SAM riboswitch aptamer (S box leader) from Crocinitomix catalasitica ATCC 23190, 120 nucleotides, folded computationally.
RNA sequence: UGCUUAUAAAGAAAGGUGGAGGGACCGGCCCUGUGAAACCUUGGCAACCUACCCCCUUUUUACAUGGGCAAGGUGCCAAUUCCUGCUUAAUUCCACUAAAGUUAUUAAGCGCUAUAAGAG
Numbered sequence: 001u002g003c004u005u006a007u008a009a010a011g012a013a014a015g016g017u018g019g020a021g022g023g024a025c026c027g028g029c030c031c032u033g034u035g036a037a038a039c040c041u042u043g044g045c046a047a048c049c050u051a052c053c054c055c056c057u058u059u060u061u062a063c064a065u066g067g068g069c070a071a072g073g074u075g076c077c078a079a080u081u082c083c084u085g086c087u088u089a090a091u092u093c094c095a096c097u098a099a100a101g102u103u104a105u106u107a108a109g110c111g112c113u114a115u116a117a118g119a120g
Stems, first nucleotide, its partner, number of pairs: 001120001003118006013042005021031003025085001027083002043077003048073003052068003086109006094101001
């Protein structure tokens, strides 16, 4: 750096340095001198990978699936991925002969993004 697969309505602090931004992007809406980003220390959450254990299978062994554990590798610790963005459907406002359109909401899905692992 793109690709593939899985997950994303849950969860999780305090201090120090620092000194104005941050929440990926758009539009919103939020957080922030009662201290943003970043860095450091300690703590925690979680269970993607690894290690170990158990179950199943099996002559034996190993693997897959499932469960446990939480030592190691990551990640994470405001708000549903904070909401929205594209499609479909329903309801609704406006308008209206009707259809189409317009406003708002709900549901489902896709996409975007993030994290992990894999082969590159």